Context: one part of a larger RNA
RNA sequence: GGAUGAACGCUGGCGGCGUGCUUAACACAUGCAAGUCGAACGGAGUUUGUAAACCGGAGGCUUCGGCGGAAGGGUUAUAAACUUAGUGGCGGACGGGUGAGUAACGCGUGGGUGACCUGCCGUAUACAGGGGGAUAACACUUAGAAAUAGGUGCUAAUACCGCAUAAGCGCACAGCCCCGCAUGGGGUGGUGUGAAAAGCCCUGACGGUAUACGAUGGACCCGCGUCUGAUUAGCUUGUUGGCGGGGUAACGGCCCACCAAGGCGACGAUCAGUAGCCGGCCUGAGAGGGUGACCGGCCACAUUGGGACUGAGACACGGCCCAAACUCCUACGGGAGGCAGCAGUGGGGAAUAUUGCACAAUGGGGGAAACCCUGAUGCAGCGACGCCGCGUGAGUGAAGAAGUAUUUCGGUAUGUAAAGCUCUAUCAGCAGGGAAGAAAAUGACGGUACCUGAUUAAGAAGCCCCGGCUAACUACGUGCCAGCAGCCGCGGUAAUACUGAGGGGGCAAGCGUUAUCC
Numbered sequence: 001g002g003a004u005g006a007a008c009g010c011u012g013g014c015g016g017c018g019u020g021c022u023u024a025a026c027a028c029a030u031g032c033a034a035g036u037c038g039a040a041c042g043g044a045g046u047u048u049g050u051a052a053a054c055c056g057g058a059g060g061c062u063u064c065g066g067c068g069g070a071a072g073g074g075u076u077a078u079a080a081a082c083u084u085a086g087u088g089g090c091g092g093a094c095g096g097g098u099g100a101g102u103a104a105c106g107c108g109u110g111g112g113u114g115a116c117c118u119g120c121c122g123u124a125u126a127c128a129g130g131g132g133g134a135u136a137a138c139a140c141u142u143a144g145a146a147a148u149a150g151g152u153g154c155u156a157a158u159a160c161c162g163c164a165u166a167a168g169c170g171c172a173c174a175g176c177c178c179c180g181c182a183u184g185g186g187g188u189g190g191u192g193u194g195a196a197a198a199g200c201c202c203u204g205a206c207g208g209u210a211u212a213c214g215a216u217g218g219a220c221c222c223g224c225g226u227c228u229g230a231u232u233a234g235c236u237u238g239u240u241g242g243c244g245g246g247g248u249a250a251c252g253g254c255c256c257a258c259c260a261a262g263g264c265g266a267c268g269a270u271c272a273g274u275a276g277c278c279g280g281c282c283u284g285a286g287a288g289g290g291u292g293a294c295c296g297g298c299c300a301c302a303u304u305g306g307g308a309c310u311g312a313g314a315c316a317c318g319g320c321c322c323a324a325a326c327u328c329c330u331a332c333g334g335g336a337g338g339c340a341g342c343a344g345u346g347g348g349g350a351a352u353a354u355u356g357c358a359c360a361a362u363g364g365g366g367g368a369a370a371c372c373c374u375g376a377u378g379c380a381g382c383g384a385c386g387c388c389g390c391g392u393g394a395g396u397g398a399a400g401a402a403g404u405a406u407u408u409c410g411g412u413a414u415g416u417a418a419a420g421c422u423c424u425a426u427c428a429g430c431a432g433g434g435a436a437g438a439a440a441a442u443g444a445c446g447g448u449a450c451c452u453g454a455u456u457a458a459g460a461a462g463c464c465c466c467g468g469c470u471a472a473c474u475a476c477g478u479g480c481c482a483g484c485a486g487c488c489g490c491g492g493u494a495a496u497a498c499u500g501a502g503g504g505g506g507c508a509a510g511c512g513u514u515a516u517c518c
């Protein structure tokens, strides 16, 4: 000099764009953050229409006995619309947070899989026949304070289970052809064997099954790179390799039985400490050094530890089970919870914001759609925390006013500075108009940005420094005291170095200090 997610002191007018728990991965009150589909299904409910019988009995007629039957009422059946607790489907593996752990194929980079998987999506081919048994909801009921659990009976499906179909797929066996460095890969045809399907409906959309290819996403393997310590020198027994099996989507001591005795290490094993990695960011002429906030990619984690289930995908932040600590409810028998989501609270700390608005846009989930959900996101609020821009007036004005400081008492400085006169209106304030962002409709932001008009110089300047480094000096006070100080050093009676003052210098809505990096 530059830089910062900064903090502190003094000061503080406006706007735009960014940015804001670096500490306790400490504990959390409250609200919200993942739902959706009635065009998969059976119920339940509401409303409306129609029909039937029933109740009801107005006006009318009457020979006064009755005839006739409107409105209205509930019941049943049926049709339509709407709502939805449950079954079922898809999504809750994305999006959002944090950096505790991890020195590792975790990350970066370059390769490999002849060792792999892939819901939704795209392309192509073929198919969808015919049956069955249940179960929630519901009704009744039992236990319980509750959470919830159980029993009996009924019922549906795109829920579940057989059967049929299949040489397209898998497996086994033997044959032939092509290819490859290769354990092998591809093709062909034969035999045996195994495995599919679902409908709905507004009749045109959407779905279902199988196979192949693609796309997307993932999994695994390898080369190289990736902090410090030798005051850590030896480490290792599933350890290193083989054979055979098990397991997996798949290779593999991944796991197991048996066999061999190997494997790693001064090119730093093992151990210990520290740490998420990168694109980047800061600095520097560069080489380097430092760093990993925000934004983007990858990884890991979700109170602590362990486990699997479901699923195309998890060993799953707002799923399940077990154990532990903590908190809460309880009728003491037993139960409930997990903000490192968005706000917010306590605590810690030098220190870090609103329990805001909206799904209008972009994107995501569900749905045929309408639409619903979305603290993702878009916006607003708070903070000079940062960067950038603007303003706090312009011209004229010498009696060089007054005041103040100083003085050799003549003056000098403040100083065209002020006042006065003439103007202007950026910003702020007031009034009127008023967008783009949105495709036909739909705007949270927002009567915002922006435009116009009228009005008043009014509402808007501080901070640090002045001995040298280093731009900027005088007088008073103090008297090695009080104090200053980044280094050298000032102060003991004439201090340009302390304190206040006048003047001056620098930067400016900031200026200084502290901390950290180059």
Base pairs, nucleotide, nucleotide: 001518002517003516004515006514007513008512009511010510013390014389015388016387017386018385019383020382021348026346027345028344030343031342032341035090036089037088040087041086043084044083045082046081047080048079049078050077051076052075054073055072060067061066097301098300099299106226107225108224109223110222111221112220113219116218117217121214122213123212124211125210126209127208129163131161132160138153139152140151141150142149143148169194170193171192172191173190175188176187177186178185179184199206227273228272229271234264235263236262239261240260241259242258244256245255246254276298277297278296279295280291281290282289283288303324304323305322306321307320326337327336328335329334354380356379357378358377362376363374364373365372366371393423394422395421396420403414404413405412406411427459430453431452432451433450437445462507463506464505465504466503467488468487469486473502474501477498483490484489
RNAcentral holds the full RNA, with entries from ENA, Greengenes and SILVA. This is a predicted structure of a 518-nucleotide part of an RNA (small-subunit ribosomal RNA, 5' domain) from an uncultured bacterium. Model confidence (mean pLDDT): 84 of 100.